Parts: sequence; C1' cells; structure tokens
RNA sequence: AGAGAAGAAGGGUCUGUCGCUGGCGUACUUGAUACGUCAGAGGAAAGUCCGGGCAACACAGAGCGACCAUGCUUCCUAACGGGAAGUCUUUCGUGAGAGAGAAUGUACGGUAACAGAAAUAUACCGCUGCUUUCGGGCAGUAAGGGUGAAAUGGCGGGGUAAGAGCCCACCGGUCGUGUGGCGACACGCGGCGUCAAUAUCGGUCAUGGGUUGCAAAAUCAUGUAUACCGACGUUUGAGGGCUGCUCGUCCGAGUCGGAGGGUAGAUUGCUAGAGGUGUGUGGCGACGCACAUCGUAGAUAAAUGGCAGACGCACGGCUUUUUAGUAAUAAUUGUCCGUGGCACAUAACCCGGCUUAUACUUCCUCUCUUCUU
Repeated sequence: AGAGAAGAAGGGUCUGUCGCUGGCGUACUUGAUACGUCAGAGGAAAGUCCGGGCAACACAGAGCGACCAUGCUUCCUAACGGGAAGUCUUUCGUGAGAGAGAAUGUACGGUAACAGAAAUAUACCGCUGCUUUCGGGCAGUAAGGGUGAAAUGGCGGGGUAAGAGCCCACCGGUCGUGUGGCGACACGCGGCGUCAAUAUCGGUCAUGGGUUGCAAAAUCAUGUAUACCGACGUUUGAGGGCUGCUCGUCCGAGUCGGAGGGUAGAUUGCUAGAGGUGUGUGGCGACGCACAUCGUAGAUAAAUGGCAGACGCACGGCUUUUUAGUAAUAAUUGUCCGUGGCACAUAACCCGGCUUAUACUUCCUCUCUUCUU
C1' cells in the first nucleotide's frame, strides 16, 4: 500500500415561522377558550415466532388422557426454543474466522429402492488344491476386482495350498483404572480380537407446560316490551364454572329453545416498569450487588408535522496547491460549483428475546499478500 475477518457506535444538527397531542400554571365568557411553559416515534416501532408481567375463572386442588416444547456441560435470567463461557464430532476458508450437529438403534417396529452373488449379510469374476473324456467337476477362500451411498473396522508384517484378527505391532472400538477438571471430557496405563447403519421414520425415556387473552377485565349511563309461546326447574337443584374426562369443589332462581323489540355511549385499564442514567465493586463473560440521580409519548380513526435557510453527509465536476511520472495520467486540495431531503421505516397494555430489512459514516482489534527499512 492492497485485499479480507470480526466487534461497537451513529444514522442527523441549528435558526425562524405556522400548526397538532398531553401535563402543569394563569385568566376568564368554564370552553376540544386564550396565553405561558415542559415533554412528544425505533434500532428495529416490522414479523406475531417464543417467554413472561398483568386480568378473569378463583382464595384453589388431585389423577388420567391428548397435544406441544426441550434434549452435551456449567453458569446468567422473572422466564425462554434466549444469552455467556466451554466440551466432543464435522463442513468451508492459506488464514483471521464462518457454519451444522449433540438422550435412546441392546424396549419394539419400519426403512436401506435399483444395482449387486449378497445389505439382520454372501460367492459373480478371481486365487489355491485335487481330478478330468480337456467341455468341465469337487473342495477351500473372502486378501484382490466388479456392483453400490454403504460389502465381515483400517493399515503394515507374519503365517498359509491360497487366504482370513488366524497371529503380532500401531490406530479405531469397548471395558477397567490413575491424574487433571465443578462438569461435559482430556491425557496416560492396562485388559479384551472386538458385526450391528438410519432418531430432519413411527416411537421409547427424561424434564416442563391450568385455560383464555387488553377484542383480557372493571365501573357508570341510556333505551326498549317488567311483554308472547314451549320444555325443564326453584334446595327432592334445572342450568352452569374450574376442565378434554373422572374425583373434588364453587355459583345458582331461573335456564334453554322459538318468534320479536331496543341499544351499542362514556370513563378506567393506559404508562412509575423484572424502568433509565451515572459512579464504584465482584465476575473470563452473560450479568449481579451497593450508592446516587431522573421522571423521558399515551393517541382512539388515530397527535409528535409543514415551509424556508444554513451546516453536516453522499455523488459528480473544475481552477489552483502538493506528490509520483519522460509524458499521458493518477492521487490530493478548497471560505469553489452543481445535484440530492439522504437508507430500512413509523407506538397503540407493558417488558425480555429471536428473526427479517437497511443509503452511508466513524472507531477498536486481528489475518493474508507485496514493497521498503
């Protein structure tokens, strides 16, 4: 100097003018009135994929079944299918790094098509021995070849008629044990010749999950038809709730069906929270603890904006300056010119995550290549 990897932050600022929503204050004609002042959309507000807070059942249970989720270890958290730090197997990359997976195949079943001799396991070719009427036949073999995703665990040696864990060494596997580690596991030593795929097939095992959800729920007001028909019932309990079923338990004087009439308005929930910020401290870290401080949207057809200017930022251009170069040219600059309103986007009870989208700018760390010292 070039090309990359990974992490963090920002993603607009200022002035003027007009306007909108909420809080507080003042005035008055008490009104969606006037004035003043303070505040007023995100890192994802998106997706609605998870987990909760909260509300009702309800002051609240036991069992069974179904359904759903998770599945290596330790830790964080209110919790999670989340996060942090690790272990083992494995893929891509020269590398920094980026991914995938993790209970059980010895509970059982299913599957492994086709090809191939054979896929819960065998002999097509081949090799060896014997024999032969020279066409072949019998026996042994699974090291070599073929088929296939996969062929008696791999490789080397010995041995054999030729071969085979048949034997040996090494590796894989499995069992035992020592050391280290909280642990998953790692390393070492020793024993055993040691068949057994697939869990993104059904399932089994372990752990966990009450249901419904702010369209939850609470209060007030208004209005009609306190009416009509039928069935059942009023403590001898109709009908309901928890709950899919059983036990249990709670509500209960009306309930269900038919035909018909009226209404659907206001307020709360609604923003003080597992909250934000700062400092210190513990921890590799996620995060915890202590102290201090702040009060940072609450709309309801949906407010937080419109206009103008300047700055910033991006792109392009050119005079000049400087550097390299023979030159062309390249880079750079500067009270310069032009264009661009500058990405993804827009709260609705709240919070913690995950996933997806994103013009551009800045900073920190690391890797590879080349040159110079």